RNA sequence: UCGAUAUGGCUGGGGUGCCGGUUUGUUGCCGGCUGAGAGCAGACCCAUCGAACCUGAUCUGGAUUAUGCCAGCGAAGGGAGCCGGAGCAUGACUAAG
Numbered sequence: 001u002c003g004a005u006a007u008g009g010c011u012g013g014g015g016u017g018c019c020g021g022u023u024u025g026u027u028g029c030c031g032g033c034u035g036a037g038a039g040c041a042g043a044c045c046c047a048u049c050g051a052a053c054c055u056g057a058u059c060u061g062g063a064u065u066a067u068g069c070c071a072g073c074g075a076a077g078g079g080a081g082c083c084g085g086a087g088c089a090u091g092a093c094u095a096a097g
Stems, first nucleotide, its partner, number of pairs: 001092003007084004011047004017033006053078003059072004
């Protein structure tokens, strides 16, 4: 000197299932399960070093009252980015001693 990282800003991406009760009812309401989140909150999670999430999938095995509950599938195929940016830490290069 250039870069990387922590990190910040803006912007964007994403999901919302299962069981019981109630109800004319698939809406709603109440309770329960898993989860960061279980249907709208300026919430939560994720943004290429991308397992947030989607596809395969009305998949396979196990467990459960039941489920996208757990595991496999699987680092398989897709998937939303720009700007700023340190340090006494670190990489490369250059110069001097």
Annotation: A computed fold for a 97-nucleotide RNA from a Kiloniellaceae bacterium, annotated as TPP riboswitch aptamer (THI element). NCBI's taxonomy places the organism under Bacteria, Pseudomonadati, Pseudomonadota, Rhodospirillales, Kiloniellaceae. The coordinates come from a structure-prediction model, not an experiment, and the mean pLDDT is 77.